[in-house]
Molecule: SAM riboswitch aptamer (S box leader)
Organism: Prosthecochloris sp. GSB1
RNA sequence: GCAUCAUCCAGAAAGGUGGAGGGACUGGCCCUGAGAAGCCUUGGCAACCGUCAGCAAUGAUUGGUGCCAAUUCCAUCCCGUGCAGGCAGGACGGGAAAGAUGAUCG
Numbered sequence: 001g002c003a004u005c006a007u008c009c010a011g012a013a014a015g016g017u018g019g020a021g022g023g024a025c026u027g028g029c030c031c032u033g034a035g036a037a038g039c040c041u042u043g044g045c046a047a048c049c050g051u052c053a054g055c056a057a058u059g060a061u062u063g064g065u066g067c068c069a070a071u072u073c074c075a076u077c078c079c080g081u082g083c084a085g086g087c088a089g090g091a092c093g094g095g096a097a098a099g100a101u102g103a104u105c106g
Base pairs, nucleotide, nucleotide: 001105003104004103005102006101007100008099013042014041015040016039017038021031022030023029026075027074028073043068044067045066048064049063050061051060052059053058072098076096077095078094079093080092081091083089
């Protein structure tokens, strides 16, 4: 990055600094002076890549990323199946879109 593929209901925070924002966007709802974002230190989670072990399944984690409120916090569109049925509405399943992260490619 109008690229490809995979994953996204699990998991994991303290201190310092900093002072008002943050949760992508819009709406909602929430977090936040009992201290937001950012930055630093330490710790942790995870296992995409790597490395090591293994015939494999898989395991480990010294390396490269990532992540550590709430399902990607919730939503939008399409299809299907129930509920209801005049309409509206709501539930569940599948897919798409948007986004995030990784690997590959450019």